[in-house]
RNA sequence: CCGUGCUAGGCGGGGAGCUAGCGGUGCCCUGUAUCCGCAAACCGCUUUAGCGGAGCUAAAUUCCCCUCCGAGGCUGUGUUGUCGUCGAUUCUAUUCGGUGAUUAUGGUGCCGAUAGAUGGGCCCCGUGCGACGAAAUAUCUCGAAUCCCGUCAGGUCCGGAAGGAAGCAGCGGUAAGAGAAUGUUUUCGGGUGCUGCGGGUAAACCUAUCUUGAGCCGAUGAUCCGUAACAAGGCGUUGGCACACAGUCGAAGUAGGGUGCACGG
Repeated sequence: CCGUGCUAGGCGGGGAGCUAGCGGUGCCCUGUAUCCGCAAACCGCUUUAGCGGAGCUAAAUUCCCCUCCGAGGCUGUGUUGUCGUCGAUUCUAUUCGGUGAUUAUGGUGCCGAUAGAUGGGCCCCGUGCGACGAAAUAUCUCGAAUCCCGUCAGGUCCGGAAGGAAGCAGCGGUAAGAGAAUGUUUUCGGGUGCUGCGGGUAAACCUAUCUUGAGCCGAUGAUCCGUAACAAGGCGUUGGCACACAGUCGAAGUAGGGUGCACGG
């Protein structure tokens, strides 16, 4: 130095509180590190300070000492802040409703605040042109057994004949009506479209030009004025929380050091 086995030890810790004191169960903080029984007006022990029993691990990153850091807890102080209880009081300028003034902070402003003038827009009415919708019309097609037109085979009638007459079917064309496609033209309609045209328009808003030349806007704080309310504010006692300072204990983590026995190689 290595291997095997055993033992000391370890298998959570801390804070407050309780206690003569030390631990535990319980509460809290860390953190994950076996099990069973006992236990808060409690259970066990005696400065060697839980008791009883079982199991795991093992001389080292794990056991022991100590450095640094520090979660968290506890105590005290504070003419600090905040919330509350109680008391005496008007000591004050507390409160909000509202009005006014000054100032600080912020945004914007000579790339021109504010104000004024002129013009226009926004707004209303009428109208023009167009699109859309509806209806009609124009074009085409279909379309009358008869009560539409034309032509009328056959047949019928008149006539001695010549020749006439009416006229079915068919064919052609139309009326009423229906349909198709394209929108020719017209009328009506509206939360429709416009650099169209005309008229009107108190204020507000927007915009352009000109004049002037430094303010304007919003919120909060402070101070002041006036007004109204107040048992609120302020003062004192007391308590909680937060913050600051001081002290105390201190987990997890972290650097360093220390520490057995037996056998074999």
Bacterial large signal recognition particle RNA from an uncultured Chloroflexota bacterium, 265 nucleotides, folded computationally. Rfam family: Bacterial large signal recognition particle RNA. Rfam classes the family as a non-coding RNA gene.